[in-house]
The RNA shown here (c-di-GMP-I riboswitch aptamer) has 76 nucleotides and comes from Ruminococcus sp. NCBI's taxonomy places the organism under Bacteria, Bacillota, Clostridia, Oscillospiraceae, Ruminococcus. Model confidence (mean pLDDT): 77 of 100.
RNA sequence: AAUAAACACGGGCAAAGCAGCCGAAAGACUGUGGCGCAAAGCUAUAGGGCCUGUAAAAUGGCAGCCAGUUGCAUAA
Numbered sequence: 001a002a003u004a005a006a007c008a009c010g011g012g013c014a015a016a017g018c019a020g021c022c023g024a025a026a027g028a029c030u031g032u033g034g035c036g037c038a039a040a041g042c043u044a045u046a047g048g049g050c051c052u053g054u055a056a057a058a059u060g061g062c063a064g065c066c067a068g069u070u071g072c073a074u075a076a
Base pairs, nucleotide, nucleotide: 003075004074012037013036017032018031019030020029022027035064041069042068043067047066048065049062050061051060
């Protein structure tokens, strides 16, 4: 420097549900919780997809759908 994802000691993240709170909704945030995750880190008009909304239309959302990008234990 490049490759692989079987293997994660210590530690990290945190689905549903419940409570609070913001919102028209989708959904976000805080606490609890512990389904899972080796990128469940980051990126949302300007890649695809999905959700809400509308007569039609996202300038509203989702990164724990694919994708893009950065990085780690370990192995050879």